Source information
A computed fold for a 348-nucleotide part of an RNA from an uncultured prokaryote, annotated as small-subunit ribosomal RNA, central domain. It matches the Rfam family "Bacterial small subunit ribosomal RNA". Its family is annotated with structural constituent of ribosome and ribosome in the Gene Ontology. Its mean pLDDT, the model's own confidence on a scale to 100, is 87.
[in-house]
Context: one part of a larger RNA
RNA sequence: UUGGGCGUAAAGCGUAUGUAGGCGGUUGGACAAGUCAGACGUGUAAGCCCGUGGCUCAACCACGGAAUUGCGUUUGAAACUGUUUAACUUGAGUGCAGGAGAGGAAAGCGGAAUUCCCAGUGUAGCGGUGAAAUGCAUUGAUAUUGGGAAGAACAUCGGUGGCGAAGGCGGCUUUCUGGCCUGAAACUGACGCUCAGAUACGAAAGCCAGGGGAGCGAACGGGAUUAGAUACCCUGGUAGUCCACGCCGUAAACGAUGUGUGCUAGAUGUCGGGCAGCUUGCUGUUCGGUGUCGCAGCUAACGCAUUAAGCACACCGCCUGGGGAGUACGACCGCAAGGUUAAAACUC
Repeated sequence: UUGGGCGUAAAGCGUAUGUAGGCGGUUGGACAAGUCAGACGUGUAAGCCCGUGGCUCAACCACGGAAUUGCGUUUGAAACUGUUUAACUUGAGUGCAGGAGAGGAAAGCGGAAUUCCCAGUGUAGCGGUGAAAUGCAUUGAUAUUGGGAAGAACAUCGGUGGCGAAGGCGGCUUUCUGGCCUGAAACUGACGCUCAGAUACGAAAGCCAGGGGAGCGAACGGGAUUAGAUACCCUGGUAGUCCACGCCGUAAACGAUGUGUGCUAGAUGUCGGGCAGCUUGCUGUUCGGUGUCGCAGCUAACGCAUUAAGCACACCGCCUGGGGAGUACGACCGCAAGGUUAAAACUC
């Protein structure tokens, strides 16, 4: 390579957009590049294979045939692929009428809580734990009342509820803005699917210089525990957590399940729409999401099961015994931390 695979055994890129490439709906016509058939030329000789013959046989040798699956020229065929032309509407998209939503960005506003500050009341404790101590407190704490300041997060509603490609998104209002769903069927007429490279986005932590800093809190100090305790518990507490500019580009980035399309029993809950009926809050039906159970089928089993891990097709990515190792070297990227790509010796 062929073949076999990728939920959990090795294996789906974190996600999207999209170039080259691959693949591509329905109906006619044309062409004949692929495809198929015939003919001709060529495809050296020797060898291999078949037949006959010559050395007493054989090896060996000679002659004839076959083969040379290829290439070229030419004559045809037109189903399929392709090219082209004419058309179509089911795929795809646009427009129209409605709809739901923590989708994104910016600005403004709100209340509860926490801490701190000021003042009043008030007096000896508070706090913390398994028990304590460190700690705070007669320079008046804790508790309680009034006033003020600050930062961060938005209880209840809240829901295997919603939205988003993923990461993710939750107080309220306004502005700007992306996508989605339903209905009718006006328009375009295959405009589609996938996608190497590329580009964009991408939790947390971390980085650069500047703000901010209430609470929490790596590091660190102290108190305990313990044989020890560089921990778990307690008291403090710096980076950080927050904002704005830029970088980093990784996660159990998980549904451990690539994207798209079609087909294949049902039952039941829920979210957003439509239609019909009536008893106006239910029933039936239909479209789109999100769950649970379950048949056929699949699976090593567990389980999956119209949201497939079933049956098929298209395209991409990836795997090939364990360790060495996601490491070394090189290259590219990065301010750095490091990331991406990615071996071998050796060993079992």